[in-house]
């Protein structure tokens, strides 16, 4: 240098046949309690690893790099 998988909020994952990005933990913020936890309501917070291209429309297909893991020699 090759092939093979991955890469989606702070953390774990889920996304079907290309149409509304979503679950579970965390945060914040109210309620409940004497308090604290659990509990209960409710909010933020993702431009989908980076750049193109297809396309009415890409987390999804196509190229290419970037970065983990794994095989081979």
């Nucleotide at each position: 240098c090759g092939c093979c998988g991955a890469g989606u909020g702070g953390a774990g994952g889920a996304g079907u046949u290309g149409g509304c990005a979503c679950c579970u933990c965390g945060c914040c913020u109210g309620g409940c309690u004497c308090a604290u936890a659990a509990c209960c309501a409710g909010g933020a917070g993702u431009u989908c690893g980076c750049g193109g291209g297809u396309u009415c429309g890409a987390g999804u297909c196509c190229c290419g790099c970037c970065u983990c893991g794994g095989c081979c020699a």
Predicted 3D model of a 73-nucleotide RNA (transfer RNA) from a Planctomycetaceae bacterium. Its Rfam family is "tRNA". Rfam links the family to the GO term triplet codon-amino acid adaptor activity. The sequence is in RNAcentral, with records from ENA. The organism belongs to Planctomycetaceae, within Bacteria.